RNA sequence: GCCAGGGUGGUGUAACGGCAGCAUGAGAGGUUGUGGCCCUCUCGGUCCGGGUUCGAGUCCCGGCCCUGGCC
Numbered sequence: 001g002c003c004a005g006g007g008u009g010g011u012g013u014a015a016c017g018g019c020a021g022c023a024u025g026a027g028a029g030g031u032u033g034u035g036g037c038c039c040u041c042u043c044g045g046u047c048c049g050g051g052u053u054c055g056a057g058u059c060c061c062g063g064c065c066c067u068g069g070c071c
Stems, first nucleotide, its partner, number of pairs: 001070007010024004018054001025043006047063005
């Protein structure tokens, strides 16, 4: 340099073009003699810029980063 895959809360992982979900974590409360387990509530996210569309995490273009392959 070229090709392929990937980038979503602090972490891991989902999401036919139509409300971004689950687990974990953190905060608060319940339960308990204390703590743990457990239960409830809350907080927190789509890598960046453009395009298509009524509507984009999803499709298209460019860029950045990560992984693998080729050279």
Transfer RNA from a Candidatus Micrarchaeota archaeon, 71 nucleotides, folded computationally. Its Rfam family is "tRNA". By type it is a transfer RNA. Its family is annotated with triplet codon-amino acid adaptor activity in the Gene Ontology. Its mean pLDDT, the model's own confidence on a scale to 100, is 81. Lineage of the source: Archaea > Nanobdellati > Microcaldota.